[in-house]
Predicted 3D model of an 86-nucleotide RNA (Glycine riboswitch aptamer) from Pelagibacteraceae bacterium AG-430-E20.
RNA sequence: UUGAAUACGGGAGAGAUCACAAUUAAUGUGGCACCGAAGGAGCAACUACCCAGGAAACUCUCAGGUAAAAGGACCGUAACAUAUUA
Numbered sequence: 001u002u003g004a005a006u007a008c009g010g011g012a013g014a015g016a017u018c019a020c021a022a023u024u025a026a027u028g029u030g031g032c033a034c035c036g037a038a039g040g041a042g043c044a045a046c047u048a049c050c051c052a053g054g055a056a057a058c059u060c061u062c063a064g065g066u067a068a069a070a071g072g073a074c075c076g077u078a079a080c081a082u083a084u085u086a
Stems, first nucleotide, its partner, number of pairs: 001083001002081002006078005015032001017031005033066003039062001040060003046053002
C1' cells in the first nucleotide's frame, strides 16, 4: 500500500398512505403515490472482431425501503490476515 471478513463511531432519501382481516404497532392481501446508498441489472470510451469483454455515487427500480428501531453504499479509527513495494 492492499483486503471478502471483525469491532466501535458517523451515515441520506421518500406516505406513521387508503381499504379489508386481525388486537394499537408489527403482520397478510389488494390499490394509489414515492425513494436509492443493501443486493441485483444495464450501458460509454476502449479492447476485440464474436452472439464478446468492459465503470460508477450514472440509469433502471426486480428486490429492498418511505415515524422510531433495524438495515444502510461510503468514510474514519483500531485490531487481524494475505500479498506487494521500499

The prediction has a mean pLDDT of 78.